[in-house]
RNA sequence: GCUGGUCUAGCACAGUGGCAGUGCAGAGAGCUUGUACCUCUCCGACGAGUGUUCGAUUCACUCGACCAGCU
Numbered sequence: 001g002c003u004g005g006u007c008u009a010g011c012a013c014a015g016u017g018g019c020a021g022u023g024c025a026g027a028g029a030g031c032u033u034g035u036a037c038c039u040c041u042c043c044g045a046c047g048a049g050u051g052u053u054c055g056a057u058u059c060a061c062u063c064g065a066c067c068a069g070c071u
Base pairs, nucleotide, nucleotide: 001070002069003068004067005066006065007064010024011023012022013021018054026042027041028040029039030038047063048062049061050060051059
């Protein structure tokens, strides 16, 4: 330099155009003499931009980061 892949919450992952979810972690409450377990509730995210579309996490393009291959 070229090609391909990935980017969603603190972490690990779902989500193939129509309200962004799960588990763990974190906070609060309940339960308990107390801790743990358990139950309930809350918190928190679509890498950046532009375009297409009535509507984009999803489709297209550019850029960025990481990974792999080729040279």

The prediction has a mean pLDDT of 84. Transfer RNA from Candidatus Acidiferrum panamense, 71 nucleotides, folded computationally. Rfam family: tRNA. Rfam describes the family as follows. Transfer RNA (tRNA) molecules are approximately 80 nucleotides in length. Taxonomically the source falls in Candidatus Acidiferrum (Bacteria, Acidobacteriota, Terriglobia, Candidatus Acidiferrales).